[in-house]
RNA sequence: CGUGAUCAACGGCAAACCUGCGGCGACGCAGGGACGCAAAGCCUCCGGUCUGGCGCUUGUCAGAUAGCGGGGUUGCCCAG
Numbered sequence: 001c002g003u004g005a006u007c008a009a010c011g012g013c014a015a016a017c018c019u020g021c022g023g024c025g026a027c028g029c030a031g032g033g034a035c036g037c038a039a040a041g042c043c044u045c046c047g048g049u050c051u052g053g054c055g056c057u058u059g060u061c062a063g064a065u066a067g068c069g070g071g072g073u074u075g076c077c078c079a080g
Base pairs, nucleotide, nucleotide: 012037013036017032018031019030020029021028022027035067041073042072043071045070046069047068048065049064050063051062052061053060054059
C1' cells in the first nucleotide's frame, strides 16, 4: 500500500415517545430519551415513499425523507 474480516479498544450518532419553537403540510430545530446503526458522517444525481398545488386514464410543479435503496465523497480502529 492492497485485499479480506469485524475479535477487540477509544469513542460517535440517536428511533419511537415527551416538552418547547417553526411550517398549510410531510417534516425540521432545541432539550429530554434510546430503538437501533461500522458510516444512522455529508451530498437530492437516479429511483421509491410521503406532503402541498395544478390536472384528471397514465401525470406534472414545488417541497420532505440521507434512519427507504442506488450512487458520489470524507472519516475511525485493526487482535488473529
The RNA shown here (c-di-GMP-I riboswitch aptamer) has 80 nucleotides and comes from Dechloromonas aromatica (nom. nud.). Rfam family: c-di-GMP-I riboswitch aptamer. Rfam describes the family as follows. GEMM was predicted in a large-scale screen for bacterial structured RNA regulatory elements. Its mean pLDDT, the model's own confidence on a scale to 100, is 83. NCBI's taxonomy places the organism under Bacteria, Pseudomonadati, Pseudomonadota, Rhodocyclales, Dechloromonas.